[in-house]
RNA sequence: GAGCGGGUGUAGCAAUACACCAGCGGCGAAAGGGACAGUAACACGUGGAUACCUACCCUCAGGACUGGGAUAGCUGCGAGAAAUUGCAGGUAAUACCAGAUGAUAUCUCCGGAUCAAAGGUGUGAAUCCGCCGGAGGAUGGGUCCGCGUCCUAUCAGCUAGUUGGCGGGGUAAUGGCCCACCAAGGCAACGACGGGUAGCAGGUGUGAGAGCACGACCUGCGUCACUGGGACUGAGACACUGCCCAGACACCUACGGGUGGCUGCAGUCGAGAAAUCUUCGGCAAUGAGCGCAAGCUUGACCGAGCGACGCCGCGUGCGGGAUGAAGGCCUUCGGGUUGUAAACCGCUGUCAGUGGGGAGGAAGGUCUGGCGAAGAAUCAGAUUUGACCUAUCCGCAGAGGAAGUGUGGGCUAAGUCCGUUCCAGCAGCCGCGGUAAGACGGACCACACAAACGUUAUUCGGAAUCACUGGGCUUAAAGGGUGCGUAGGCUGUGCAGAAAGUUGGGUGUGAAAUACCUCGGCUCAACCGAGGAACAGCGCCCAAAACUACUGUGCUUGAGGGAGAUAGGGGUGAGCGGAACUUAGGGUGGAGCGGUGAAAUGCGUUGAUAUCCUAAGGAACACCGGUGGCGAAAGCGGCUCACUGGAUCUCUUCUGACGCUGAGGCACGAAAGCUAGGGGAGCGAACGGGAUUAGAUACCCCGGUAGUCCUAGCCGUAAACGAUGAGCACUGGAUUGGAGGGUCCUCCAUAACCUUCCAGUCGUAGCGAAAGUGUUAAGUGCUCCGCCUGGGGAGUAUGGUCGCAAGGCUGAAACUCAAAAGAAUUGACGGGGGCUCACACAAGCGGUGGAGGAUGUGGCUUAAUUCGAGGCUACGCGAAGAACCUUAUCCUAGUCUUGACAUGCAUGGAUUAACUCUCUGAAAGGGGAGCCACGCCCGCAAGGGUGGAACAUGCACAGGUGCUGCAUGGCUGUCGUCAGCUCGUGCUGUGAAGUGUCGCGUUAAGUCGCUUAACGAGCGAAACCCUUGUCACUAGUUGCCAGCAGGUAAAGCUGGGGACUCUAGUGAGACUGCCGGUGUUAAACCGGAGGAAGGUGGGGAUGACGUCAAGUCCUCAUGGCCCUUAUGACUAGGGCUGCACACGUCCUACAAUGGCGCGCACAAAGGGAUGCAAGCUCGCGAGAGCAAGCAAAUCCCAAAAACCGCGCCCCAGUUCGGAUUGCAGGCUGCAACUCGCCUGCAUGAAGCCGGAAUCGCUAGUAAUCGCGGGUCAGCAUACCGCGGUGAAUAUGUUCCUGAGCCUUGUACACACCGCCCGUCAAGCCACGGAAGUGGGGGGUAUCCGAAGUCGCUGCGCCAACCGCAAGGGGGUAAGCGCCGAAGAUAAACUCCGCGAUUGGGACUAAGUCGGAACAAGGUA
Repeated sequence: GAGCGGGUGUAGCAAUACACCAGCGGCGAAAGGGACAGUAACACGUGGAUACCUACCCUCAGGACUGGGAUAGCUGCGAGAAAUUGCAGGUAAUACCAGAUGAUAUCUCCGGAUCAAAGGUGUGAAUCCGCCGGAGGAUGGGUCCGCGUCCUAUCAGCUAGUUGGCGGGGUAAUGGCCCACCAAGGCAACGACGGGUAGCAGGUGUGAGAGCACGACCUGCGUCACUGGGACUGAGACACUGCCCAGACACCUACGGGUGGCUGCAGUCGAGAAAUCUUCGGCAAUGAGCGCAAGCUUGACCGAGCGACGCCGCGUGCGGGAUGAAGGCCUUCGGGUUGUAAACCGCUGUCAGUGGGGAGGAAGGUCUGGCGAAGAAUCAGAUUUGACCUAUCCGCAGAGGAAGUGUGGGCUAAGUCCGUUCCAGCAGCCGCGGUAAGACGGACCACACAAACGUUAUUCGGAAUCACUGGGCUUAAAGGGUGCGUAGGCUGUGCAGAAAGUUGGGUGUGAAAUACCUCGGCUCAACCGAGGAACAGCGCCCAAAACUACUGUGCUUGAGGGAGAUAGGGGUGAGCGGAACUUAGGGUGGAGCGGUGAAAUGCGUUGAUAUCCUAAGGAACACCGGUGGCGAAAGCGGCUCACUGGAUCUCUUCUGACGCUGAGGCACGAAAGCUAGGGGAGCGAACGGGAUUAGAUACCCCGGUAGUCCUAGCCGUAAACGAUGAGCACUGGAUUGGAGGGUCCUCCAUAACCUUCCAGUCGUAGCGAAAGUGUUAAGUGCUCCGCCUGGGGAGUAUGGUCGCAAGGCUGAAACUCAAAAGAAUUGACGGGGGCUCACACAAGCGGUGGAGGAUGUGGCUUAAUUCGAGGCUACGCGAAGAACCUUAUCCUAGUCUUGACAUGCAUGGAUUAACUCUCUGAAAGGGGAGCCACGCCCGCAAGGGUGGAACAUGCACAGGUGCUGCAUGGCUGUCGUCAGCUCGUGCUGUGAAGUGUCGCGUUAAGUCGCUUAACGAGCGAAACCCUUGUCACUAGUUGCCAGCAGGUAAAGCUGGGGACUCUAGUGAGACUGCCGGUGUUAAACCGGAGGAAGGUGGGGAUGACGUCAAGUCCUCAUGGCCCUUAUGACUAGGGCUGCACACGUCCUACAAUGGCGCGCACAAAGGGAUGCAAGCUCGCGAGAGCAAGCAAAUCCCAAAAACCGCGCCCCAGUUCGGAUUGCAGGCUGCAACUCGCCUGCAUGAAGCCGGAAUCGCUAGUAAUCGCGGGUCAGCAUACCGCGGUGAAUAUGUUCCUGAGCCUUGUACACACCGCCCGUCAAGCCACGGAAGUGGGGGGUAUCCGAAGUCGCUGCGCCAACCGCAAGGGGGUAAGCGCCGAAGAUAAACUCCGCGAUUGGGACUAAGUCGGAACAAGGUA
């Protein structure tokens, strides 16, 4: 198969027909699909341009004639494992070739030359499908250009085909695209060249926007197809599923040789810290290719599957329901909450499930017929096409199948309990956790979101935190050290012009999708469709001419020049001068000088220091001298001269914008330092010595070299600071100084006023975080330059560059921290300042520290020596009284278990209780025996029931001087009886906060007065209260006794009295009230009068806000924890009393101001019944016996003592001192051994006034003397009170201690017992250097040189044309040449890794040494 010959099969006798098919031929394969490696580029975007091409498609006008030779397939014979392939024969075409024609086309010297074609289907027709040349179109592309497009200057110079020209070649086409020759150009601070990174855009995310970040999906473009190179074919490729070569890798092999390229769709393996699906269905639709068509192909595509991966929608039920069920959790034990939640009652039926119906995605194709010129288009009929999805509707059953995740300290919505106890753990930031965790883990509850919710990574935002919109630079990070000046940026004023910017209008473009608006389609939405609007940008046209730029021409105010004056440590060089210093010489002189906190080193009898004369030398220039002058800054100071820069004032004469700033660049640039040569008095790093010190490589002292000085050069830095860049303009003032000019007065001078420049101070507005600044801005604007972006690492490393070096300039990162910093505030602190106070010191008196003893503590010891208290503010403290008791988790031993004590419940039953007796025992305890009940009800009684007390058993519970005072209440100590601490309103400040409360006086005092942006008030101070000192009144027993009377040995003893004392109640009195002085006319102070008392009369009670996590859980109370036959309770004995020592507080002493003896006087305040006890008797005495009185102004304790008088002692270890010990007694008590007190006799220790150090006290005080009380059976040197006697000293505030106020500094705030620096030692981390070593990258040079194009050659080979032939023409294999990938070699560059070792850095537990900084930080 409607281009061609043929093969196979089927039907047929055959012709032939049909179906399928390898090959030739045509078209396609350059589309579609995938990926983002490379690329910083005309790759992309946008807008233009044209030296070009364009198969298939459309339109137009033409053409299609005559011939020829082959070759696949096929047949035959081979080679090879295969892939593949050779030879021979023979065949067709829309395959190939030649000739003719030549409109047009191409070339042209304008004469001319050159170039075509194919047929098929069909009865037929150039009718249909094709063919050939041409023109136009459409579409798609090629090339060129303007503009835009990341980081890096630690990449600053790059470039030889490089830039251009002429002539060629090449291409579809321009062009160094390529070649020959000529010229020497081209690019670059507007960033060339190099390095790093990257596909670009439409768009996406975010954002108010401007921006910032991104470029998945979708669309456009580019690029790539195992890596690198190359061409062929073709309209189009240098070609994803074509070819050749090289390389790496993999596979097959008969070892000869071959084959391959999933970044197509699925899928597999691997890699990786990790992350992504099914080896599905279909061409039904849309599209593509081919075909006349039917149709075929299509992992494009359409669908399905997997994945909560995203977006959207829906469901998991709705209504009622309180005994607010049970359970859980919490609890103040009442309850609350979970919670109408559930159960239960009633209802609904989405989704899912199941059964059934069912539109749509289908348009078309084919056939027949009509119409028609037509087979086109169209109409009618018939027939046919769904992979997949099913929308939707009906039926069924039943609340049935369907809720999680995170969070609950703050930010940030939502809390309780338990467990844990700096453990386990949490954590985005701050930070939680060390026994009561809202922060960990669990539970319950709650909050948020919800088929999701959290986490991680990342982007934008907040972040005005890179600031265009929209930041800053005095002190927070940040002004260049200063000037001159290049490029650049910016630039006075009038007129005219042109129109680049600019403005207005029009127009083209700005793809679609996205986003927006309006409609519409899926029940809504997501999603989809339609329409609209719109953006910046870029191009073109027209117009305007204000502004900017440009051109031309003017102007004078900016700038500069000129003339005349003036001030000045401006610069350079030279010369000169005096004072001081040092040295040298000489004179006088004679023992020290010098130096310091104090000394010493040092100098000096070889004559110092001191003093006089002379000489030399070097450096610096007193006074004037001044927030005064000059200079760009650094800086500049004796005088004179020379040279020289700048400034100011006046005149307004000239030029005519000539200006400002200034990246790079150049110049200057303190001190120190460097090179060379000088110089060297003083000073003086290093160094030596002396001191100081724990040390002292310092501070102080004695010396002293470089250096400091000069000349020539280098360095180029400073807190080079006003920590404040330069210039211009504008914006209230006051005042001072410097350099000038002017006005007024007739002149001169002064003053005053005006004006220009320079230098200061104070301040308005404004600004500023504040401090502050404020016409010399840090105000308001403009122009230009420099610089900043958390602290540390670090101005370090590395690279570059400069330098002789030292080092300078430029200048990171890793890592680490959550701060670092500024200004101000309140405190605290200071070896800062001022003022003031206190027994703080000083002046005094007496002590402690030494002795003995008492007592408390530590330590030691012990079976136990119970516990607490710890500088002041523990230590004679809790303890106002340990023989037992007290007494305790003290020890040893023995016992009890609802308990020694409280309450309740249940059960029991009338005896176990109580009581009596008894056994054992140290007791407690344990065991045994005896004895007896009660109320009410029923009942004759027996008896039964019941109840309470008690008891027993059991259950709840009791109990704990067990822990935590760092969970607490209460109470207390201390600063401190110091004068402070606060509030309301107002005012000031952004605020913290301040003011008040400061200041001046004054006070004991924040006491009072005055002043005052403060005015008032509170807690404290004071006063009120108690007591004491004087007086008055009232009262008069138990107190008192003047007068009267009685009376005694005496005595208020008695009558009586209230005068006095006294008692105890009420009052008075003292207030700076009076006088003088001082003071501010004040407050107040000083002195005085009067007064009992005078300036708070003395004493007491009274203790602000707060501090010390001060003390106490052992007074009491109490949260939590712990023990429960014991950490509870009972009992006996022991201990708390133990003794080498140390400390605190006391007592007694050391004696003569005393001791002893005798005599004798005067208190106050208390206590007393289980008590105080007179008196008498006994005893040496303690005490004992008997006993009056007294519940107390009545009686008793009770004697006060020191004192006074007399006597003795005579300075001694004593007539001091009393410890210790012995003996004998007394008292209390159940009991004095451990372990009481007292008495008598005897004994008679240390001690002769106490080292360093330290305590108390300012007047009725210290000192000294005794008395009483509480506790208590007994025990007092302690404690709490009472009275007697009764001093000294205070000139004062320098110092020590503590305190108050004001002020100052601060790096402290746990607040100086603070903070904090560096080395060293240890661990760990990242980084730099480093002999070297391993690799990567892009280039350069040389060599080799595949494939291949091109060129040359082509003697080999060859069908078409010419030729009769020979041969020719032409082609071609092979060869050669240029180029040429990979490769090799070489020298460099650059990046990364490793590296013995080395260097610093960061961080770490409580290490070591010092003590640098913060206060005057102890040397600012």

The RNA shown here (small-subunit ribosomal RNA) has 1420 nucleotides and comes from a metagenome. Its Rfam family is "Bacterial small subunit ribosomal RNA". The RNAcentral record of the sequence draws on SILVA.